[in-house]
RNA sequence: AGGCCAGUAGCUCAAUUGGUAGAGCACUCGUCUCCAAAACGAGCGGUUGAGGGUUCGAGUCCUUCCUGGCCUGCCU
Numbered sequence: 001a002g003g004c005c006a007g008u009a010g011c012u013c014a015a016u017u018g019g020u021a022g023a024g025c026a027c028u029c030g031u032c033u034c035c036a037a038a039a040c041g042a043g044c045g046g047u048u049g050a051g052g053g054u055u056c057g058a059g060u061c062c063u064u065c066c067u068g069g070c071c072u073g074c075c076u
Stems, first nucleotide, its partner, number of pairs: 001072007010025004019056001027043005049065005
């Protein structure tokens, strides 16, 4: 320098051919208990890495950049 993959909740990950962003864990509250843990119930939590474009509508398509990983090449 070139190519490929990934980036979504505090963490690990989903999201079908573009159509209202979800789950588990964690956290908070409640039930239970002498207290706690466990279990069960409820709740909380997002600028979808950043900008721009296409579209009635973008996590998803196009484009530039950023971060991480992998591969190839060049120089010393």

The RNA shown here (transfer RNA) has 76 nucleotides and comes from Anaerolinea sp. RIFOXYB12_FULL_60_12. The same sequence occurs in records of 3 taxa. The sequence is in RNAcentral, with records from ENA. The coordinates come from a structure-prediction model, not an experiment, and the mean pLDDT is 81. Its Rfam family is "tRNA". Rfam's curators write: Transfer RNA (tRNA) molecules are approximately 80 nucleotides in length. Rfam classes the family as a transfer RNA. Lineage of the source: Bacteria > Anaerolineae > Anaerolineales > Anaerolineaceae > Anaerolinea.